[in-house]
């Protein structure tokens, strides 16, 4: 001095599916409908599946993907 897998902040994009009824307006309680990209569970690893959590107008979460920084140190 090169700086891979791997981790951890942070910034950015990030869908699906009623702004349903009643209550007393979004929240909150009850009652039907759906969603599948937190997370969980089943399976046999993917994939698929179940919705128990969780969502279903904004907001807030969000698998996921790119940047950036830090850590660490494989490789040379």
């Nucleotide at each position: 001095a090169u700086g891979a897998g791997g981790g951890a902040u942070u910034c950015g994009g990030g869908a699906g599916a009623g702004a349903c009824c009643g209550u007393a307006u979004a929240a909150g309680c009850g009652g039907c409908g759906c969603c599948g990209a937190a997370g969980a569970g089943g399976u046999u690893a993917c994939a698929c599946u179940u919705u128990c959590a969780g969502g279903c107008a904004a907001a807030a979460g969000g698998a996921c993907c790119g940047g950036a920084u830090c850590c660490g140190g494989a490789c040379g």

Notes: A computed fold for a 76-nucleotide RNA, annotated as Glycine riboswitch aptamer. Its mean pLDDT, the model's own confidence on a scale to 100, is 80. Rfam family: Glycine riboswitch aptamer. About the family: This family represents the bacterial glycine riboswitch.